[in-house]
Annotation
Small-subunit ribosomal RNA, central domain from an uncultured bacterium, 350 nucleotides, folded computationally. Its Rfam family is "Bacterial small subunit ribosomal RNA". Rfam links the family to the GO terms ribosome and structural constituent of ribosome. Its mean pLDDT, the model's own confidence on a scale to 100, is 86.

Context: one part of a larger RNA
RNA sequence: UUGGGCGUAAAGGGUGCGUAGGCGGUCAUGUUAGUCUUUUGUUAAAUGCUCCGGCUUAACCGGAGCUCUGCGGAAGAUACGGCAUGACUCGAGGAUGUGAGAGGUGUGUGGAACUCAUGGUGUAGGGGUGAAAUCCGUUGAUAUCAUGGGGAACACCAAAUGCGAAGGCAACACACUGGCAUAUUCCUGACGCUGAGGCACGAAAGCGUGGGGAUCGAACGGGAUUAGAUACCCCGGUAGUCCACGCCCUAAACGAUGAUUUCUAGUUUUUCGGAGUAUCGACCCUCUGGGAGACAAAGCUAACGCGUUAAGAAAUCCGCCUGGGGAGUACGGCCGCAAGGCUAAAACUC
Numbered sequence: 001u002u003g004g005g006c007g008u009a010a011a012g013g014g015u016g017c018g019u020a021g022g023c024g025g026u027c028a029u030g031u032u033a034g035u036c037u038u039u040u041g042u043u044a045a046a047u048g049c050u051c052c053g054g055c056u057u058a059a060c061c062g063g064a065g066c067u068c069u070g071c072g073g074a075a076g077a078u079a080c081g082g083c084a085u086g087a088c089u090c091g092a093g094g095a096u097g098u099g100a101g102a103g104g105u106g107u108g109u110g111g112a113a114c115u116c117a118u119g120g121u122g123u124a125g126g127g128g129u130g131a132a133a134u135c136c137g138u139u140g141a142u143a144u145c146a147u148g149g150g151g152a153a154c155a156c157c158a159a160a161u162g163c164g165a166a167g168g169c170a171a172c173a174c175a176c177u178g179g180c181a182u183a184u185u186c187c188u189g190a191c192g193c194u195g196a197g198g199c200a201c202g203a204a205a206g207c208g209u210g211g212g213g214a215u216c217g218a219a220c221g222g223g224a225u226u227a228g229a230u231a232c233c234c235c236g237g238u239a240g241u242c243c244a245c246g247c248c249c250u251a252a253a254c255g256a257u258g259a260u261u262u263c264u265a266g267u268u269u270u271u272c273g274g275a276g277u278a279u280c281g282a283c284c285c286u287c288u289g290g291g292a293g294a295c296a297a298a299g300c301u302a303a304c305g306c307g308u309u310a311a312g313a314a315a316u317c318c319g320c321c322u323g324g325g326g327a328g329u330a331c332g333g334c335c336g337c338a339a340g341g342c343u344a345a346a347a348c349u350c
Base pairs, nucleotide, nucleotide: 003322004321005320006319007304008303012318014201015200016199017198021194022193023192025088026087027086028085029084030083031082032081034080035077036076037075038074039073040072041071042070048066049065050064051063052062053061054060091191092188093187094186095184096183097182098181099180103177104176105175106174107173108172109171110154114150115149116148117147118146119145120144121143125136126135162169163168206247207246208245209244210243211242216240220236221235222234223233258317259316260315261314262313263312266295267294268293269292270291271290272289273288274287275286276285299306300305323350324349325348332343333342334341335340
C1' cells in the first nucleotide's frame, strides 16, 4: 500500500465559515475524450499455461497453440456518468404571520452579603482548632446601632429547564443585534452536501500597557502537626482574581462518540409551536412539527453498553490510527514579547 478500524483497547481535528477538490434530486432532447461491445495492429525471444515429442524417467530440451497486460486505429451501443439546452418541485433558500430563550454587545439601575472609615452604646475578651498557638483587643476589640465609601458576585425563582457552532451564557431595565422553531404553501428553481489549504472564534492560567483592588488567594512570612513537614490545619499575605485595549491558542476543549442525508417496533417525562375538541376562561383530551431526558423490540458490540438524539441498516465527504518505551521529545521550519504553541523523527531498547 491493499485491508481493517477510531464511545472505554491506538485512533474524531476544540468549534465554525468557507476556497480548491470529491460527491450530488426529477423529466426530456441532443452529444460522446468516461463506460461497454465487436474488429484490427502491436505488445521481440526466453519465461507462464495446454497438448505433442526427444534424452531409460525427471529436472532439462524441442515443436505447436494459447494466454497475460497495456497502448493505438476503425465501427457500433447510450443504461449509468460527463457536457449542452429546455422544463419541474419534494432538496435548499426567500416572503408573510406568530412564538420561546441565562444567545451576543453597550449603557444605566438595584438589594443582600463582605470589607473599610467615622460616630453612638458597651466591657474584657475575641478569633481560631482535633487540641492549640501565631493573630486582634483597655490607644476600647468582638457584639450592636447609625451614617458614609469601595469592589466583586447576583440567594430564592432553578428544573432530567432554556439558548449558543464550540468555548460558554443566570439580578433588573433600556438600546443595538445574531440564530432558531412553527403556520401558510405565496416566490426562486438544485441555487445542494462535505471541505485539504485559508480565515475567524476559542475556558482557565499566563504575558504587555494603563486603571482598579472588597473577597478569595499561587509565591512568601509566621503558628501548629510531625522523626522530619519545603504539605494537609490555622493567622497573615504579593502577583492574580475585576475593567479597557493588545497578545497567548492550550484543556478530561468530553457525549472521551466528525458533518450531512435516507431508512428501521414502541412506552414514558419534559420544553417550545400549531390544529381539532372542550371551556366563561385556564387546564384536560386527540393529532401534529422542533428540542431535551429515562427505559426498552429488532439489530449491533469483546464486554460494558448503544438502541429514531444509534454505537442499528446504507450513502457522500473530511480528520485520524497501525506494539510499548524513547516522545508529543530532538533537529529544522512557521508563529509568539516571553512562557511556549503547531508541525514532527531517529538511534537505541523491550